[in-house]
RNA sequence: AACUUAUCCAGAAAGACCGAGGGUUUGGGCCCAAAGACGUCUUAGCAUCCUAUCCUGACGGUCCACGUCAGCAUGUUGUGCUAAAUCCCAUCCUGGUGCUGUCAUCAGGAAAAGAUAAGUA
Numbered sequence: 001a002a003c004u005u006a007u008c009c010a011g012a013a014a015g016a017c018c019g020a021g022g023g024u025u026u027g028g029g030c031c032c033a034a035a036g037a038c039g040u041c042u043u044a045g046c047a048u049c050c051u052a053u054c055c056u057g058a059c060g061g062u063c064c065a066c067g068u069c070a071g072c073a074u075g076u077u078g079u080g081c082u083a084a085a086u087c088c089c090a091u092c093c094u095g096g097u098g099c100u101g102u103c104a105u106c107a108g109g110a111a112a113a114g115a116u117a118a119g120u121a
Stems, first nucleotide, its partner, number of pairs: 002120007013043005021032003026090004044082003049078001051075003055071006086113001091110008
């Protein structure tokens, strides 16, 4: 790098350094930023994807042991995350509105792309 599955409107920032752009490519919009953004480091935190333990329930098992699944709690590790929905839109479909429309706009849904995790080869 490829494929599969799940999630993506919740949550969680201080200090130091640096110094001009940043919000991952393109276009448009909208934001952040010399009251120092972005980035790097340290510390802290969030979440619970993986993992461990305890408990509860269901199922299998005649019962127990045990196994599978679901849920709660706690903790470690591997990660991840700590502005804004993945900041919003771009493609398709449905519905509403505007004056007919292949146009404009609003709302909803799906897809594509992307991010993260687990797994596969």